Small-subunit ribosomal RNA, central domain from a metagenome, 346 nucleotides, folded computationally. The full RNA is in RNAcentral, with records from SILVA. Its Rfam family is "Bacterial small subunit ribosomal RNA". Its family is annotated with ribosome and structural constituent of ribosome in the Gene Ontology.
Context: one part of a larger RNA
């Protein structure tokens, strides 16, 4: 290679747009490039194959066939696929209408906690631990009271809710910005599904400039614990953690399940519409869960949101180690990313 495979045994890219590329809905018409027949040439020889026959059998050798599954060129055939011409509406997109959300970026505004400062009441301990010390405190702490200031998150509502492609979003409140549903069934008329290479997004950590700096908090100092304690415990602290604007390009980036359309019992919770109201019983679209029937699974478990039946297209995977290392190339300001072996060895 085939061939099987990718929730947890190796294995779905962190996402999304999208070129080429692959596949693509219904009806007629047209062509004949694919395709199927037929009909001609050629496809050497010799080998192979298979009958016969010759060496006393075998190898070997002669002969007939048939193989050379092609390829050309010609005559038709028209289902399919293609290509062209038309229609059509169910896919898809539009547009009115309605509901909806912590969806995205700017900008103001709030309270309550936290530390810091001044000031008052006040006066010996505070604070911490399992117990302690190190801190802190008569220079008057801690505790309370009251003014002011600072910077960060946003209690309760708060929920197997909801938005978003993922990453991720949460006080409140304006601007501006994008999307998904749903009902009409009004437009367009296949305009579509994947998506190698490309391109932008991407948590936290880190880098670079320039602010901020309260709280926490690597690293660091100290107390303790212990045989030792470079740790867990404590008291302290810097980078950071916050903005701005540029780089990084990875995560257990997880649902450890690619994307996209069809199909296949049913209960039962819940968001948004619709549609129908009566206080009930039920439907129906979109999404969010819990159980569970066939089937599937090694099993656990999946089960209309499948891990079930099918199609298309992309990734990927091929014993363990060595190794996600080397060398090279390439991106990066570096940390380091990306692509990524082989010897050895079991």
């Nucleotide at each position: 290679u085939u061939g099987g495979g990718u929730u947890u045994a190796a294995a779905g890219g962190g996402u999304g747009c999208g070129u080429a590329g692959g596949c693509g809905g219904u009806g007629a018409a047209a062509u004949a490039a694919g395709u199927c027949a037929g009909u001609g040439g050629u496809g050497a020889a010799a080998a192979g194959c298979u009958g016969c026959a010759g060496c006393u059998c075998a190898a070997c050798u002669g002969u007939a066939g048939u193989c050379c599954u092609g390829c050309c060129a010609u005559u038709g055939a028209a289902a399919c696929u293609g290509u062209u011409u038309u229609a059509c509406u169910u896919g898809a997109g539009u547009a009115a209408c309605c509901a909806u959300g912590a969806g995205g970026u700017a900008g103001g505004c709030g309270g309550a906690a936290u530390g810091u400062g001044u000031a008052g009441u006040g006066u010996a301990g505070c604070g911490g631990u399992a117990a302690a010390a190190u801190g802190c405190u008569u220079a008057g702490a801690u505790a309370u009271u009251a003014c002011a200031c600072a910077g960060a998150a946003c209690a309760c509502c708060g929920a197997u809710u909801g938005c978003g492609u993922a990453g991720g979003c949460a006080g409140c409140u304006u601007a501006c910005u994008a999307g998904a549903g749903g009902u009409u069934c009004a437009c367009u008329g296949a305009c579509g599904c994947u998506g190698a290479u490309g391109c932008a997004c991407g948590a936290a950590a880190g880098c670079g400039u320039g602010g901020g700096g309260a709280u926490c908090a690597a690293a660091c100092a100290g107390g303790a614990u212990u045989a030792g304690a470079u740790a867990c415990c404590c008291u302290g602290g810097u980078a950071g953690u916050c903005c701005a604007c540029g780089c990084c390009g990875u995560a257990a980036a997880c649902g450890a399940u690619g994307a996209u359309a069809a199909c296949u019992c049913g209960c039962u919770g819940u968001u948004g519409g619709c549609g129908a109201u009566a206080c009930a019983c039920a439907g129906u679209c979109a999404g969010c869960g819990g159980c569970u029937u066939a089937g599937c699974g090694a099993a656990a478990g999946c089960g209309u949101u499948a891990a079930g039946u099918u199609a298309u297209c992309c990734a990927c995977c091929u014993g363990g180690g060595g190794a996600g290392u080397a060398c090279g190339c390439u991106c990066g300001c570096a940390a380091g990313g990306g692509u990524g072996a082989a010897a050895c060895u079991c």